[in-house]
Context: one part of a larger RNA
Molecule: small-subunit ribosomal RNA, 3' major domain
Organism: Datura wrightii
RNA sequence: UGACAGUGACCCGCACAAGCAGUGGAGCAUGUGGUUUAAUUUGAUGCAAAGCGAAGAACCUUACCAGGGCUUGAAAUGCGACGAAUCCUCUUGAAAGAGAGGGGUGCAUUCGGGAACGCGGACACAAGUGGUGCAUGGAUGUCGUCAGCUCGUACCGUAAGGUGUUGGGUUAAGUCCCGCAACGAGCGCAAUCCUCGUGUUUAGUUGCCAUCGUUGACUUUGGAACCCUGAAUAGACUGCCGGUGAUAAGCCGGAGGAAGGUGAGGAUGACGUCAAGUCAUCAUGCCCCUUAUGCCCUAGGCGACACACGUGAUACAAUGGCCGGGACAAAGGGUCGCGAUCCCGCAAGAGUGAGCUAACCCCAAAAACCCAUCCUCAGUUCAGAUUGCAGGCUGCAACUCGCCUGCAUGAAGCCGAAAUCGCUAGUAAUCGCCGGUGAGCCAUACGACGGUGAAUUCGUUCCUGGGCCUUGUACA
Numbered sequence: 001u002g003a004c005a006g007u008g009a010c011c012c013g014c015a016c017a018a019g020c021a022g023u024g025g026a027g028c029a030u031g032u033g034g035u036u037u038a039a040u041u042u043g044a045u046g047c048a049a050a051g052c053g054a055a056g057a058a059c060c061u062u063a064c065c066a067g068g069g070c071u072u073g074a075a076a077u078g079c080g081a082c083g084a085a086u087c088c089u090c091u092u093g094a095a096a097g098a099g100a101g102g103g104g105u106g107c108a109u110u111c112g113g114g115a116a117c118g119c120g121g122a123c124a125c126a127a128g129u130g131g132u133g134c135a136u137g138g139a140u141g142u143c144g145u146c147a148g149c150u151c152g153u154a155c156c157g158u159a160a161g162g163u164g165u166u167g168g169g170u171u172a173a174g175u176c177c178c179g180c181a182a183c184g185a186g187c188g189c190a191a192u193c194c195u196c197g198u199g200u201u202u203a204g205u206u207g208c209c210a211u212c213g214u215u216g217a218c219u220u221u222g223g224a225a226c227c228c229u230g231a232a233u234a235g236a237c238u239g240c241c242g243g244u245g246a247u248a249a250g251c252c253g254g255a256g257g258a259a260g261g262u263g264a265g266g267a268u269g270a271c272g273u274c275a276a277g278u279c280a281u282c283a284u285g286c287c288c289c290u291u292a293u294g295c296c297c298u299a300g301g302c303g304a305c306a307c308a309c310g311u312g313a314u315a316c317a318a319u320g321g322c323c324g325g326g327a328c329a330a331a332g333g334g335u336c337g338c339g340a341u342c343c344c345g346c347a348a349g350a351g352u353g354a355g356c357u358a359a360c361c362c363c364a365a366a367a368a369c370c371c372a373u374c375c376u377c378a379g380u381u382c383a384g385a386u387u388g389c390a391g392g393c394u395g396c397a398a399c400u401c402g403c404c405u406g407c408a409u410g411a412a413g414c415c416g417a418a419a420u421c422g423c424u425a426g427u428a429a430u431c432g433c434c435g436g437u438g439a440g441c442c443a444u445a446c447g448a449c450g451g452u453g454a455a456u457u458c459g460u461u462c463c464u465g466g467g468c469c470u471u472g473u474a475c476a
Base pairs, nucleotide, nucleotide: 001476002475003473004472005471008469010467011466012465013464015460016459019423020422022420023419026314028312029311030310031309032308033307034305035304042053043052064300066298067297068296069295070294073125077124078123079121082118083117087102088101089100090099091098092097107114128288130287131286132285136283137282138278140276141274143272148187149186150185151184152183153182154163155162156161167178168177169176193266194265195264196263198234199233200232201231202230203229204228208223209222210221237260240254241253242252243251244250303442316416320375321374324371325370326369332363333362334361337356338355342351344349382413387408388407389406390405391404392403393402429452430451431450432449434447435446
């Protein structure tokens, strides 16, 4: 100087407390361990692995396994030879591939040859999701959006180092003020950026308002006030008033205001820590393989199942379930597409195919909610697992192993031990809607969007993480 302490003092955070809803119990979905297996490819392992890489494993993907094949190789550069290329047919085979036959010449030309493409040849080489993340780059997680981490000069100390950065206040903040052997500065903080919240100006089509007309729509005419959309701009700064404070920084209250003291949310992550994770995104040193640890194909596996753990979704019901009717969003996506209408079907879906390259048309029905019907506390008109049958769709192909529909079946489950997670406001809870992932989809995931909309916070003794000062130390 650090690190540590069941040392002390101060401070903060959904850290506790106060509350709300959960997990842990059930069946199911998914990930992991273990076991099994020819293979169950692989990485990730306290927080910070485990709905994670994977924004989507039937084939492909695919890296694994079995079998069938290839060896200058699926793709690259270089050399020389032949043939333009594309194309058609047959045999064999699970396919990859192997073998045979046919037809047929283009472009440009200095008539030598050339470009592109194909085939076979010899070698240099290619190839490797093989190893090492403890050889590395890059980008990432974490402490932590915590308030810290340093430097120049100067001064102090023999030196390691210290001062500055400590102290008194204050702040979300090393934020600011005052003091001070320090004076300044840098990276962080804040501001700058995006979205939301208010107004003004401007622009009005496909949007808005009115009008003509209609069952409804296409449609007609007019307007620029409103809504909305886009652009520009104003607005919030403790600016004003009172109190308090040290006459400071600030704090408390008030006015005005759409918004008040960081307005709300996001993006933004200092010096460093964990030899943290990643050689399987990519790049790359070294090592290893080279008729194989490379490459092609078929089938299987990644989907196994006594069990253990994590994350979820659905429930256990009456604040509910079923049937009928009625209402109100936002944000997205669409031409290899979204697909209205009509019609067939109980339905999934099939046929038809208008409109839309989209503020125009479509996906599209929002659902919780409201009105009304039945159920009356029961393993039930709760719950929906499982299984049987019959169908539909995608796709070369749904057996291993897809999704959806109808009928039937109707399991566990009556609120969950020890323990434990999230959340302070348009939040939790609850309700639906959309998107990406390029046939389909195992999505209950992930990422957005809006609707309805709470309770509680006395406080900082304790638990936990962190910051600063201090005391101790046989540790570095």